[in-house]
């Protein structure tokens, strides 16, 4: 050199063409003497980048870029 797989919130993952979502974290409030833990609610995203397909792209396609596995 080749081949395959991953790249969505701080972390860790879902969503496979039609309005970006969950857990954990972070922030408030409750509640408790206090802290844990428990309840409510809130904020946070250029879906790696770029071009193409399509009315419509996170989802298809192509190149790149990055991490990773194999093979040589």
């Nucleotide at each position: 050199g080749c081949u395959c797989c991953u790249g969505u919130a701080g972390c860790u993952c879902a969503g496979u063409g039609g309005u970006a979502g969950a857990g954990c974290a972070c922030c408030g409030u409750c509640c408790u003497u206090a802290u844990a833990a428990g309840a409510c609610g809130g904020g946070g995203g250029u879906c790696c980048u770029u071009g193409g397909u399509u009315c419509g792209a996170u989802c298809c396609c192509a190149a790149g870029c990055a991490g990773g596995a194999g093979c040589a």